[in-house]
RNA sequence: GCCGUAGUAGCACAAUUGGCAGUGCAACUGUCUUGUAAACAGUAGGUUGUCGGUUCGACUCCGACCUAUGGCU
Numbered sequence: 001g002c003c004g005u006a007g008u009a010g011c012a013c014a015a016u017u018g019g020c021a022g023u024g025c026a027a028c029u030g031u032c033u034u035g036u037a038a039a040c041a042g043u044a045g046g047u048u049g050u051c052g053g054u055u056c057g058a059c060u061c062c063g064a065c066c067u068a069u070g071g072c073u
Stems, first nucleotide, its partner, number of pairs: 001072007010025004019056001027043005049065005
């Protein structure tokens, strides 16, 4: 330099013929306990890597770029 894969909550990941962004763990609050843990109930946490394009509507489709990773040279 060329080709591919990936980027979504603190962490690990879901979510596609384009139509309300979710689960588990972690965190916080409450119940329970002498207290903690466990269990149960609840709450909060996201500019879906960045910038544009297409569309009534984009995590999803298209382009460029950034980061990580694999391959080729």
The prediction has a mean pLDDT of 81. A computed fold for a 73-nucleotide RNA from Gloeobacterales cyanobacterium ES-bin-313, annotated as transfer RNA. Rfam family: tRNA. The family's RNA type in Rfam is transfer RNA. From the family's description: Transfer RNA (tRNA) molecules are approximately 80 nucleotides in length. Its family is annotated with triplet codon-amino acid adaptor activity in the Gene Ontology.